[in-house]
RNA sequence: AAUUGAAAAAGGCAAAGCUAUCGUGAGGUAGCGACGCAAAGCCGUGGGUCUUCUUCAGAGAAGAGUGUCAGGCUGCCGUU
Numbered sequence: 001a002a003u004u005g006a007a008a009a010a011g012g013c014a015a016a017g018c019u020a021u022c023g024u025g026a027g028g029u030a031g032c033g034a035c036g037c038a039a040a041g042c043c044g045u046g047g048g049u050c051u052u053c054u055u056c057a058g059a060g061a062a063g064a065g066u067g068u069c070a071g072g073c074u075g076c077c078g079u080u
Base pairs, nucleotide, nucleotide: 002080004078005077012037013036017032018031019030020029021028022027035067041073042072043071045070046069047068049064050063051062052061053060054059
């Protein structure tokens, strides 16, 4: 540097739900919680999804979400 996640070890994240709070909403934040995760670390870049507004419609605009699929960057431990 590449490869890979079999078995381990150290550490990490935290679904649903509940509480508080913010938002018209999708949802966000904090706490509890632990279904899962080897990138469930970072970037909404592309597709798809969801919300709101506009529009007769087609569609457009503004948003949400990376724990939906790709892509980019970085990374612990071990294998080869």
The RNA shown here (c-di-GMP-I riboswitch aptamer) has 80 nucleotides. The sequence was found by an Rfam model in a public genome assembly. Its mean pLDDT, the model's own confidence on a scale to 100, is 85.